[in-house]
Molecule: transfer RNA
Organism: Candidatus Colwellbacteria bacterium RIFCSPLOWO2_01_FULL_48_10
RNA sequence: CGGAGCGUAGUAUAGUGGUAGUAUACGUGCUUUGGGAGCACGUGGCCUGGGUUCAAUUCCCAGCGCUCCGACAA
Numbered sequence: 001c002g003g004a005g006c007g008u009a010g011u012a013u014a015g016u017g018g019u020a021g022u023a024u025a026c027g028u029g030c031u032u033u034g035g036g037a038g039c040a041c042g043u044g045g046c047c048u049g050g051g052u053u054c055a056a057u058u059c060c061c062a063g064c065g066c067u068c069c070g071a072c073a074a
Stems, first nucleotide, its partner, number of pairs: 001070007010024004018054001026042005047063005
C1' cells in the first nucleotide's frame, strides 16, 4: 500500500429489516445454623456519524478500533 472479516450488557455469544435473547456476573428475595449450590424476580447493551426505508442491530457510504491474508522494504 491492496484485499477480507469482525465490533451487541462487566465478560462470552445468538439474532441480520418489524418489542434485542441466552449463559455468566451483579442486586433482592426464598431455601440453609451459616457458606456454597439451587429456585424466583430484577438491573444493565447494538462502536461513531450520515444515507435509504413507514420502520435499521440488520441494507448502503464514511470514520474509528481489532484480527487475518497478500505485496513492498528490512